[in-house]
Context: one part of a larger RNA
Molecule: small-subunit ribosomal RNA, central domain
Organism: uncultured bacterium
RNA sequence: CUGGGUGUAAAGGGAGUGUAGGUGGUCUGACAAGUCAGAGGUGAAAGCCCGGGGCUCAACCCCGGGACUGCCUUUGAAACUGUCAGACUAGAGUGCAGGAGAGGUAAGUGGAAUUCUUAGUGUAGCGGUGAAAUGCGUAGAUAUAAGGAGGAACACCAGUGGCGAAGGCGGCUUACUGGACUGUAACUGACACUGAGGCUCGAAAGCGUGGGGAGCAAACAGGAUUAGAUACCCUGGUAGUCCACGCCGUAAACGAUGAAUACUAGGUGUCGGGGCCCAUAAGGGCUUCGGUGCCGCAGCUAACGCAAUAAGUAUUCCACCUGGGGAGUACGUUCGCAAGAAUGAAACUC
Numbered sequence: 001c002u003g004g005g006u007g008u009a010a011a012g013g014g015a016g017u018g019u020a021g022g023u024g025g026u027c028u029g030a031c032a033a034g035u036c037a038g039a040g041g042u043g044a045a046a047g048c049c050c051g052g053g054g055c056u057c058a059a060c061c062c063c064g065g066g067a068c069u070g071c072c073u074u075u076g077a078a079a080c081u082g083u084c085a086g087a088c089u090a091g092a093g094u095g096c097a098g099g100a101g102a103g104g105u106a107a108g109u110g111g112a113a114u115u116c117u118u119a120g121u122g123u124a125g126c127g128g129u130g131a132a133a134u135g136c137g138u139a140g141a142u143a144u145a146a147g148g149a150g151g152a153a154c155a156c157c158a159g160u161g162g163c164g165a166a167g168g169c170g171g172c173u174u175a176c177u178g179g180a181c182u183g184u185a186a187c188u189g190a191c192a193c194u195g196a197g198g199c200u201c202g203a204a205a206g207c208g209u210g211g212g213g214a215g216c217a218a219a220c221a222g223g224a225u226u227a228g229a230u231a232c233c234c235u236g237g238u239a240g241u242c243c244a245c246g247c248c249g250u251a252a253a254c255g256a257u258g259a260a261u262a263c264u265a266g267g268u269g270u271c272g273g274g275g276c277c278c279a280u281a282a283g284g285g286c287u288u289c290g291g292u293g294c295c296g297c298a299g300c301u302a303a304c305g306c307a308a309u310a311a312g313u314a315u316u317c318c319a320c321c322u323g324g325g326g327a328g329u330a331c332g333u334u335c336g337c338a339a340g341a342a343u344g345a346a347a348c349u350c
Stems, first nucleotide, its partner, number of pairs: 003322004007304002012318001014201004021194003025088007033081002035077008048066007091191001092188003095184004103177007110154001115149004120144002125136002162169002206247006215241002220236004258317006266295013299306002323350003332343004
């Protein structure tokens, strides 16, 4: 390389969009590039394989056949692939009619709570722990009630509920805006799937500039614990957490499961729609489409388990794996302000 694989053994890219490329629905006609068939030429000899023969055998040598899987020319075939032309509507998209949603961005706004502060009531403790101490408090704390300030997060509703490509999204209102779903069947007529590179998005932490800073809290300080305690526990506390703009580009970025399409027993919840029947007060039954869970057959699996949301049966395209360590290291290159990220070996060793 081939092959075999990728939930947990090595292995699915963090996610999307899309270029090249690869693959591609139904019908008709044409062409004949691929494909198939016939004929001819060539494919040197030796060698190789098979069958004979000659040296006493063998090696060696000789003869015949095969093979040389290929290339070229020519004559045909037209099922499949392809190309061209025409048509179709089941894929895909548009329109129209609807309902659902923490989807996104921006602005405004609300209440509870923590902290601080002002004046009041009030007096000796408060706080904290396994127990304590550090700490706070007669300069009046803790507690209590009233006013004010400020920042951050949104209890209940809340749900293996919803939305989003993933990361993720949760008080309320408004504006702008993306997507999905259901119904209809008016329109387009294969416009599709995947997607190397590319581009965009991408939790937290971190970085740059400027704001903000209530609570929490790396670092740090103190008190404990302990043989020690650079920890776990306690009292404090700075970056940070928040906002704007710009970077970073990584995570157990997980369903450890790439995307798309089709098919393959059932049962039972739940969310958003549609249809029919019964009832009419709520509702109930049957059915259908889309999502989200549990159980389970066939099948698959090393087992665990998966099982119409497949890890089953098939097809297409991409990514990745090929013993452990060395090592996601070194070197080089690209990117980055840096931290570092991406790409990514070998010697050696078992």